[in-house]
Molecule: c-di-GMP-I riboswitch aptamer
Organism: Chloroflexota bacterium
RNA sequence: UCCGAGAAAGAGCAAAACCGGGAAAACCCGGCGACGCAAAGCCCUAAUCUAAAGCUGAACUGAGCCAUGAUUGUAAGGGCUGCCGAU
Numbered sequence: 001u002c003c004g005a006g007a008a009a010g011a012g013c014a015a016a017a018c019c020g021g022g023a024a025a026a027c028c029c030g031g032c033g034a035c036g037c038a039a040a041g042c043c044c045u046a047a048u049c050u051a052a053a054g055c056u057g058a059a060c061u062g063a064g065c066c067a068u069g070a071u072u073g074u075a076a077g078g079g080c081u082g083c084c085g086a087u
Base pairs, nucleotide, nucleotide: 006084012037013036018031019030020029021028022027035073041080042079043078044077045075046074047071048070049069054065055064056063
């Protein structure tokens, strides 16, 4: 110097609940809060959720389809990048 299992320290992120706001909903944003996370950083694909508008069909306010709306704290799917580093 490199690799490095994941010990320590530093830095980082922030589940649930609660409060306020946005949305048709899924869900999101802010505050508070830390259950956890070495990729809980980014991109793609898949999967999942919702179904406003639209379409279908119907008939008494409901049914079915559909993403252009969402979710990575869904993937032991793919790619790119990345802190420290004992023994």